[in-house]
RNA sequence: GCGUUCCUUCGGGGCAGGGUGCAAUUCCCGACCGGCGGUGUGGGCGCACGCGCGCCCGAGUCCGCGAAGCCGACACGGCCCGAACCGGUGCGAUUCCGGUACCGACGGUGACAGUCCGGAUGGGAGAAGGAGGUG
Numbered sequence: 001g002c003g004u005u006c007c008u009u010c011g012g013g014g015c016a017g018g019g020u021g022c023a024a025u026u027c028c029c030g031a032c033c034g035g036c037g038g039u040g041u042g043g044g045c046g047c048a049c050g051c052g053c054g055c056c057c058g059a060g061u062c063c064g065c066g067a068a069g070c071c072g073a074c075a076c077g078g079c080c081c082g083a084a085c086c087g088g089u090g091c092g093a094u095u096c097c098g099g100u101a102c103c104g105a106c107g108g109u110g111a112c113a114g115u116c117c118g119g120a121u122g123g124g125a126g127a128a129g130g131a132g133g134u135g
Stems, first nucleotide, its partner, number of pairs: 001134002005131006017029003031115002033104002035065004042057006060102002069079004084100005106118003
């Protein structure tokens, strides 16, 4: 360095402050949150001193995965599965910058839930490390 075998660990966040009301974190004003892999013109660091090379960060709404729900002959597979545009920069951006928006399973709950309670001390996309093997 490769990586097929085994092991270990990790692996989801969020209603402040108010209004109405008998009652609402569920309605209204407002607030807050964003799993995993890919892509990524931007940014950071190092080397070089050559507009070059290497590493790291960088998308909730682009492509996929996982989870939830449904079905099956149940190893697993299938179905289903939310949401973004405009302008700027640039060779290249729905990813960067600016602006304005939008989305969020199921069950429960004196009142309708992305945020409360629950399935869940669960599951999992995946990530890191170790052992063995091998170049």
Predicted 3D model of a 135-nucleotide RNA (FMN riboswitch aptamer (RFN element)) from an uncultured Trueperaceae bacterium. The sequence was found by an Rfam model in a public genome assembly. The coordinates come from a structure-prediction model, not an experiment, and the mean pLDDT is 82. The model forms 97% of the base pairs in the Rfam consensus.